[in-house]
RNA sequence: GCUCCCGUGGCCUAAUGGCUAGGGCAUUUGACUUCUAAUCAAGGGAUUGUGGGUUCGAGUCCCGCCGGGAGCU
Numbered sequence: 001g002c003u004c005c006c007g008u009g010g011c012c013u014a015a016u017g018g019c020u021a022g023g024g025c026a027u028u029u030g031a032c033u034u035c036u037a038a039u040c041a042a043g044g045g046a047u048u049g050u051g052g053g054u055u056c057g058a059g060u061c062c063c064g065c066c067g068g069g070a071g072c073u
Stems, first nucleotide, its partner, number of pairs: 001072007010025004018056001027043005049065005
C1' cells in the first nucleotide's frame, strides 16, 4: 500500500428497513439475614464510533473518515 471483518449502556450480547433499541453481568435502593454472601423485588444508565447520503422511515443499505483485528504484498 491492497483486500476482508468488526465498532450498540461500565463489560458482554441481541434486534427481518417499521411500536419508546431487548437481554445477561455489574451498579443503586428496598426486602430477607445477627453480619456478609446467596436469593427476591424495584430503579438508573445508549445521541447504536464519527460526518454525510438513500428512504415516508436507518443500529440495519451506500460513501468518506476514525479506531481495532485478520490476510496479502

The prediction has a mean pLDDT of 80. This is a predicted structure of a 73-nucleotide RNA (transfer RNA) from Schizosaccharomyces pombe. It matches the Rfam family "tRNA". The family's RNA type in Rfam is transfer RNA. The organism belongs to Schizosaccharomyces, within Eukaryota. A source record names the gene tRNA-Arg-TCT-2-1.